[in-house]
The prediction has a mean pLDDT of 81. A computed fold for a 98-nucleotide RNA, annotated as Guanidine-I riboswitch aptamer.
RNA sequence: UAUUCUGUUCUCUAGGGUUCCGCUGUUUAGACAGGCCUGGUCCGAGAGGGAACCUACGGGAGGUCCCGUAGACACGGAAGGGAAAAAGCCUGGGAGAU
Numbered sequence: 001u002a003u004u005c006u007g008u009u010c011u012c013u014a015g016g017g018u019u020c021c022g023c024u025g026u027u028u029a030g031a032c033a034g035g036c037c038u039g040g041u042c043c044g045a046g047a048g049g050g051a052a053c054c055u056a057c058g059g060g061a062g063g064u065c066c067c068g069u070a071g072a073c074a075c076g077g078a079a080g081g082g083a084a085a086a087a088g089c090c091u092g093g094g095a096g097a098u
Stems, first nucleotide, its partner, number of pairs: 007053006015043002020040002022037001023034004054071007073093001075096001079091003
């Protein structure tokens, strides 16, 4: 000094908190408080799983489809964002480290 590309969408999970529901407490009630409440809803991974597409190559069929293979690797803050909040979310395969 260089380190390009490393695809899209959906879904599930690890994880996350507390809007709503439930739960617990206070209260005549309405309501309020509590996530040092297991949970349902909810948020949710580049470096977790799966699926459908997509791309490249090969083969087959023959008017645009089918089959196969490949899509590797990936240590990582602080800070800020977040309109419920937090997070392995986003900035971000970033800064930095090797």